This is a predicted structure of a 98-nucleotide RNA (c-di-GMP-I-GGC riboswitch aptamer) from Candidatus Scalindua sediminis. Its mean pLDDT, the model's own confidence on a scale to 100, is 77. It was read from a public genome assembly, where an Rfam model found it. The model forms 91% of the base pairs in the Rfam consensus.

Formats: sequence, C1' cells, structure tokens
RNA sequence: CACGAAAAAGGCAAACCUAGAGUAAUCUGGGGACGCAAAGUAAAAGGGUCUUUAAAAGCAAAAGAAGUAUUGUAAUAAAGAUAGCCUUACUGCCGAAG
Repeated sequence: CACGAAAAAGGCAAACCUAGAGUAAUCUGGGGACGCAAAGUAAAAGGGUCUUUAAAAGCAAAAGAAGUAUUGUAAUAAAGAUAGCCUUACUGCCGAAG
C1' cells in the first nucleotide's frame, strides 16, 4: 500500500414478516440474516435496470355496413427509484502473509 487471513475487536443487514409513507419503482421504524472489507457517504455533467406521466407512426385486439372512434403495445420525452447492478468521487476500522 492499489493487499485482505480457517486472525481478533467491532460494524452493516438480502429475502421474508410487521407498522407506516408513496400512484408506483421504492423508502423509513421493529423483527430477521442471504450476504458484505467499504453493504460508509454522494443519484453523478457515465452506463444499466425499474416506476410514473405523456406518447406520433406502426402493429395487435375488438365494435361498426362504412366514415370512424376505443383499448393494448410502445420508439421517444419528462419526472422519479436503485450506492446491496457496475463505474466514479470522498471518507474510514483492524492487521497476518506478500
């Protein structure tokens, strides 16, 4: 130190349950531990995923004799969520081997 141990001390806490907030993604408290050496902080003028709203053309559905209107899908746009998806920035406990 850009390293991370059949080490020690301490830490966090997925799913799920529960109470609450939110249209939702999701978040907060309690219980609970799958995991984590940054699973500490930051949503970022990087990428991913997810949600909501709007949504032309096309496609699909179904109504109608037809014009046509309806519903679904959704390129895209906007707003949001996720730091336990990756990357990044900042900060930090312990210490063997190397």